[in-house]
A computed fold for a 73-nucleotide RNA from an uncultured bacterium, annotated as transfer RNA. It was read from a public genome assembly. Rfam family: tRNA. It is annotated as a transfer RNA. Its mean pLDDT, the model's own confidence on a scale to 100, is 81.
RNA sequence: GCCUCGGAAGCAUUGCUGGCGAUGCACCUGAUUUGUAACCAGAUGAUAGUCGGUUCGAUUCCGACCCGAGGCU
Numbered sequence: 001g002c003c004u005c006g007g008a009a010g011c012a013u014u015g016c017u018g019g020c021g022a023u024g025c026a027c028c029u030g031a032u033u034u035g036u037a038a039c040c041a042g043a044u045g046a047u048a049g050u051c052g053g054u055u056c057g058a059u060u061c062c063g064a065c066c067c068g069a070g071g072c073u
Stems, first nucleotide, its partner, number of pairs: 001072007010025004019056001028042003049065005
């Protein structure tokens, strides 16, 4: 330098069929307990790596760039 894959809540990940963004853990509150942990119930938290394009509408499609992993030379 080129090719492939990936980047989504604090962490790990569903969702690619374009149409209100989801689950688990963690965090917070409550209940339970003499108390803690565990279990149970509830609440909060995202403009999806960045910038553009297409579209009525983009996590999703297209382009460039940034970061990471692997491969080739």